The part of an RNA shown here (small-subunit ribosomal RNA, central domain) has 348 nucleotides and comes from an uncultured prokaryote. It matches the Rfam family "Bacterial small subunit ribosomal RNA". The full RNA is in RNAcentral, with records from ENA.
Context: one part of a larger RNA
RNA sequence: CUGGGCGUAAAGCGCGCGUAGGCGGCUUGGCAAGUUGAGGGUGAAAGCCCGGGGCUCAACCUCGGAACUGCCCUCAAAACUACUAAGCUAGAGAUCGGUAGAGGAGAGUGGAAUUUCCAGUGUAGCGGUGAAAUGCGUAGAUAUAGGAAGAAACACCAGAGGCGAAGGCGGCUCUCUGGACCGAUACUGACGCUGAGGUACGAAAGCGUGGGGAGCAAACAGGAUUAGAUACCCUGGUAGUCCACGCCGUAAACGAUGAAUGCUAGUUGUCGGGGAGCAUGCUCUUCGGUGACGCAGCUAACGCAUUAAGCAUUCCGCCUGGGGAGUACGGUCGCAAGAUUAAAACUC
Numbered sequence: 001c002u003g004g005g006c007g008u009a010a011a012g013c014g015c016g017c018g019u020a021g022g023c024g025g026c027u028u029g030g031c032a033a034g035u036u037g038a039g040g041g042u043g044a045a046a047g048c049c050c051g052g053g054g055c056u057c058a059a060c061c062u063c064g065g066a067a068c069u070g071c072c073c074u075c076a077a078a079a080c081u082a083c084u085a086a087g088c089u090a091g092a093g094a095u096c097g098g099u100a101g102a103g104g105a106g107a108g109u110g111g112a113a114u115u116u117c118c119a120g121u122g123u124a125g126c127g128g129u130g131a132a133a134u135g136c137g138u139a140g141a142u143a144u145a146g147g148a149a150g151a152a153a154c155a156c157c158a159g160a161g162g163c164g165a166a167g168g169c170g171g172c173u174c175u176c177u178g179g180a181c182c183g184a185u186a187c188u189g190a191c192g193c194u195g196a197g198g199u200a201c202g203a204a205a206g207c208g209u210g211g212g213g214a215g216c217a218a219a220c221a222g223g224a225u226u227a228g229a230u231a232c233c234c235u236g237g238u239a240g241u242c243c244a245c246g247c248c249g250u251a252a253a254c255g256a257u258g259a260a261u262g263c264u265a266g267u268u269g270u271c272g273g274g275g276a277g278c279a280u281g282c283u284c285u286u287c288g289g290u291g292a293c294g295c296a297g298c299u300a301a302c303g304c305a306u307u308a309a310g311c312a313u314u315c316c317g318c319c320u321g322g323g324g325a326g327u328a329c330g331g332u333c334g335c336a337a338g339a340u341u342a343a344a345a346c347u348c
Stems, first nucleotide, its partner, number of pairs: 004319003007302002012316001014201001016199002021194003025088006033081002035077008049065006091191001092188002094185006103177007110154001115149004120144002125136002162169002206247006215241002220236004258315006266293013297304002321348003330341004
């Protein structure tokens, strides 16, 4: 390489958009590049293979055949693929009318709570734990009621609920804005799928500059615990967490399950639409999403099962014993941290 695989054994890129490429719906005509058939040329000899012969046999030698699976030319066929011409509407898009939604960005705004400050009441404790202590408090704390400031997060609603490509998204209002779904259509006419490179986005932590800082809290300090305790518990507490702009580009980025299309029993819950029937809040039905169970089938088993891990097709990515190692070296990227690409010796 072939073959076999990728939920959990090694293996699906974190996720989109998209270039090249690969693949691609229905009908008719043409063409004959691929394809198929026939004929011809060539495919040196030797060797291999088959049959015969010669050395006493064999190795070896020799004769004949086959083969040389290939390439070229000519003729023919036209189903399929390609190309070409014309057409179609079931894929895809478009138009119109509706619907739901924590989808995104910006601006504004609300209440509860924590903390601090101000002034009042009030007096000896508070706090914390398994028990304590550090800590706070007669310079008046804790508690309580009133006022103010500021930051961050949005109880109930809330749901196995919704939206988004993923990361993710939750008080309320306004502005701008992306997508989806349903119904209708007399529009376009295959415009599609996938996607090496490329490129946009990408939790948390971290980094740069400038702000901000209520609570929480790496580091750090103290108190406990303990044989020790660089921990778990307690009292404090700085980066950080928040905002703006710019980097980083990684996660058990998980459904550990790539994307698309078609087909293959059902039952039941729920979310968003449509239709019909009536007893007007139920029944039947249909499309799209999201769950539970379950047949066939699949699976090593667990389990999956119309949201497949079933049956198939197309395209991409990836795997090939454990360790060494996602490391070294080199390249690229980054301010750095590091990321990415990615071995070998050796060893079992």